A computed fold for a 71-nucleotide RNA from a Candidatus Woesearchaeota archaeon, annotated as transfer RNA.
Its Rfam family is "tRNA". By type it is a transfer RNA. Rfam's curators write: Transfer RNA (tRNA) molecules are approximately 80 nucleotides in length.
The source organism's lineage runs through Archaea, Nanobdellati and Candidatus Woesearchaeota.
RNA sequence: GCGCUGGUAGUUGAGUGGUACAACAUUGCCUUGCCAAGGCAGAGGUCCGGGUUCGAUUCCCGGUCAGCGCA
Numbered sequence: 001g002c003g004c005u006g007g008u009a010g011u012u013g014a015g016u017g018g019u020a021c022a023a024c025a026u027u028g029c030c031u032u033g034c035c036a037a038g039g040c041a042g043a044g045g046u047c048c049g050g051g052u053u054c055g056a057u058u059c060c061c062g063g064u065c066a067g068c069g070c071a
């Protein structure tokens, strides 16, 4: 330099053109003599810019970051 894959919550992952999901973590409450475990409820996210579309996290283009391969 070229190509491929990926970027979604604090972390690890799923997901689809129409409300974004789970686990762990976190906050409050219940339970207990205390802790742990358990139950209930809550807060928290689509890498950046542009395009297509009634509507984009999803499709297209560019950028950027990470990993892998080729030279």
Base pairs, nucleotide, nucleotide: 001070002069003068004067005066006065007064010024011023012022013021018054026042027041028040029039030038047063048062049061050060051059